[in-house]
């Protein structure tokens, strides 16, 4: 420096699910708690997937529901990409 993650150590991270607190909502902090993870460190750039709202046309019948669009967020523990990083091996 590059490639691999059989085996092992030294640690690390925390799913669901509980309380508390933040948001309209998705989810998000923080303490518990451990399904899992060799990037389960970190970016929302492509897809998904979810939550808000927003007019307009059908349809409805004056409310609203569904699909699609459009803004705006969420999710890095959906998948791709990008940037770094521990250990052992070769």
């Nucleotide at each position: 420096a590059a490639a691999a993650g059989u085996a092992a150590a030294a640690g690390c991270c925390a799913a669901a699910c509980c309380u508390u607190g933040a948001g309209c909502a998705a989810u998000c902090a923080a303490g518990g708690g451990a399904c899992g993870g060799a990037a389960a460190g970190c970016c929302a750039c492509g897809g998904g997937u979810c939550c808000g709202g927003u007019g307009a046309a059908u349809g409805a019948g004056u409310g609203a529901g569904a699909g699609g669009a459009c803004c705006g967020g969420a999710u890095a523990g959906c998948c791709g990409g990008g940037c770094u990083g521990c250990c052992u091996u070769u």
Model confidence (mean pLDDT): 78 of 100.
A computed fold for a 90-nucleotide RNA from a Deltaproteobacteria bacterium, annotated as c-di-GMP-I riboswitch aptamer.
The model forms 95% of the base pairs in the Rfam consensus.
It matches the Rfam family "c-di-GMP-I riboswitch aptamer". Rfam describes the family as follows. GEMM was predicted in a large-scale screen for bacterial structured RNA regulatory elements.
It was read from a public genome assembly, where an Rfam model found it.
NCBI's taxonomy places the organism under Bacteria, Pseudomonadati, Myxococcota, Myxococcia.